A computed fold for a 492-nucleotide part of an RNA from an uncultured Chloroflexota bacterium, annotated as small-subunit ribosomal RNA, 5' domain. Its Rfam family is "Bacterial small subunit ribosomal RNA". Rfam links the family to the GO terms structural constituent of ribosome and ribosome. The RNAcentral record of the full RNA draws on ENA, Greengenes and SILVA. Its mean pLDDT, the model's own confidence on a scale to 100, is 87.
[in-house]
Context: one part of a larger RNA
RNA sequence: GGAUGAACGCUGGCGGCGUACCUAACGCAUGCAAGUCGAACGGGAGUUGGGAGCAAUCUUAACUCUAGUGGCAAACGGGUGAGUAACGCGUAGGUAUCUACCCUGAAGUGGGGAAUAACGGCUCGAAAGGGUCGCUAAUACCGCAUAUGUUCGGGAGAACAAAGGUGGAGUAAUCCAUCGCUUUGGGAGGAACCUGCGACCGAUCAGGUAGUUGGUGAGGUAACGGCUCACCAAGCCGAUGACCGGUAGCUGAUCUGAGAGGAUGACCAGCCACACUGGCACUGAGACACGGGCCAGACUCCUACGGGAGGCAGCAGCGAGGAAUAUUGCACAAUGGGCGCAAGCCUGAUGCAGUAACGCCGCGUGGGGGAUGAAGACCUUCGGGUUGUAAACCUCUUUUCAAUUUGACGAGUGAGGACGGUAAAGUUGGAAUCAGUCUCGGCUAACUACGUGCCAGCAGCCGCGGUAAGACGUAGGAGGCGAGCGUUAUCC
Numbered sequence: 001g002g003a004u005g006a007a008c009g010c011u012g013g014c015g016g017c018g019u020a021c022c023u024a025a026c027g028c029a030u031g032c033a034a035g036u037c038g039a040a041c042g043g044g045a046g047u048u049g050g051g052a053g054c055a056a057u058c059u060u061a062a063c064u065c066u067a068g069u070g071g072c073a074a075a076c077g078g079g080u081g082a083g084u085a086a087c088g089c090g091u092a093g094g095u096a097u098c099u100a101c102c103c104u105g106a107a108g109u110g111g112g113g114a115a116u117a118a119c120g121g122c123u124c125g126a127a128a129g130g131g132u133c134g135c136u137a138a139u140a141c142c143g144c145a146u147a148u149g150u151u152c153g154g155g156a157g158a159a160c161a162a163a164g165g166u167g168g169a170g171u172a173a174u175c176c177a178u179c180g181c182u183u184u185g186g187g188a189g190g191a192a193c194c195u196g197c198g199a200c201c202g203a204u205c206a207g208g209u210a211g212u213u214g215g216u217g218a219g220g221u222a223a224c225g226g227c228u229c230a231c232c233a234a235g236c237c238g239a240u241g242a243c244c245g246g247u248a249g250c251u252g253a254u255c256u257g258a259g260a261g262g263a264u265g266a267c268c269a270g271c272c273a274c275a276c277u278g279g280c281a282c283u284g285a286g287a288c289a290c291g292g293g294c295c296a297g298a299c300u301c302c303u304a305c306g307g308g309a310g311g312c313a314g315c316a317g318c319g320a321g322g323a324a325u326a327u328u329g330c331a332c333a334a335u336g337g338g339c340g341c342a343a344g345c346c347u348g349a350u351g352c353a354g355u356a357a358c359g360c361c362g363c364g365u366g367g368g369g370g371a372u373g374a375a376g377a378c379c380u381u382c383g384g385g386u387u388g389u390a391a392a393c394c395u396c397u398u399u400u401c402a403a404u405u406u407g408a409c410g411a412g413u414g415a416g417g418a419c420g421g422u423a424a425a426g427u428u429g430g431a432a433u434c435a436g437u438c439u440c441g442g443c444u445a446a447c448u449a450c451g452u453g454c455c456a457g458c459a460g461c462c463g464c465g466g467u468a469a470g471a472c473g474u475a476g477g478a479g480g481c482g483a484g485c486g487u488u489a490u491c492c
Base pairs, nucleotide, nucleotide: 001492002491003490004489006488007487008486009485010484013363014362015361016360017359018358019356020355021321026319027318028317030316031315032314035072036071037070040069041068043066044065045064046063047062048061049060050059051058052057079274080273081272089198090197091196092195093194094193095192097191098190099189102187103186104185105184106183107182108181109180110144112142113141119134120133121132122131123130124129149160150159151158152157164179165178166177167176168175169174200246201245202244207237208236209235212234213233214232215231216230217229218228219227249271250270251269252268253264254263255262256261276297277296278295279294280293299310300309301308302307327353329352330351331350335349336347337346338345339344366396367395368394369393376387377386378385379384401429402428403427404426405425406424410419436481437480438479439478440477441462442461443460447476448475449474450473451472457464458463
């Protein structure tokens, strides 16, 4: 000198774009953050209309809402960096593998069955939540048939599927369209595993290792493999640093530097890991699953004391810690995601607004004229000098500002905009509403007076202060930067 997710002191007008718990992966009140589909299914409720009836009521059709069964999603998106020195990451390769939705090719979608929630009856419990009996549907579940195909097998051969819904035409049988369903080939994207190489510190860590290293066989997995097990052999790693200990998420990148290098890994993007702590599996194409489950533990809460409930490292917000870090906001209008034929619903992702000079950039606080020079203040050799064209005064302008009128783009497509009556534009008004901070001994741009008297104090280094201090304090003046300035911390 540059830089910062900064903090502190003094000061502070505006706008645009960014950024904002670096500490306690400490604990959390409250609300919201993952639903959707009635065109899979049987019920229930409501509205309207029709029919029967004197009426209560019964029945039927359409529409709306819906707890439950069922499907898809919930494994994405969002957060955090505790752990991890590792094939975790980066890069370059590889294969013994899987893949829902999507695209594309081939073939099929026949005929049956038994249940179960909801619901009803009885019943236990303070609650959370159950128990028992009975009824019922399906794109839920299970056989049978068929087998283009796939799997197994040397072959003969053996084994393996499916589900319907909606709309239209038709008296109907049935046909057409569309969304699905089943088997299988290919693709795309995704995932898994393996390998070479690369990236911290300590040798005051020198030996480490028994599933350890390899083999045979078996099990297991989507798949290779000591991944697991039985048996056999005795290997394997290591000064080219094994093992142990400490520290740490990795990268694209960021900062600095002429570069080489050094330092860092906030924001944004890719990968990984984690979700109160530890362990485990279930479901599923995919999890060993942040807002799913079970067990154990710590903590908090409810309780009728028998027993239960919970997990903000999602968005806000609270307490605590700390030098220190924001609103319990608006909207799904846009982009994207989930579900749905669609209409649409959901979306604290996201788009916006709010707070903070935290950062970068831009603008303003007026422009021109104006005295051998007002007043005041300070200095003085008492002549004068400085402040100083500075002010006053004259004149001009209106960026800003205030008032008022109009008022978007972003919406494609008839409508629909959170932001937002915002941005922007027009008119009127009047210099009006806006300057600080640090320094002035040398380094280092900028000097005098008074006060103080090794005191009070300053200080980055050298050093100033003990009676004329350009170094302390105040004043005048000057220098630097400027909505900032200075200090502290850290990196180059």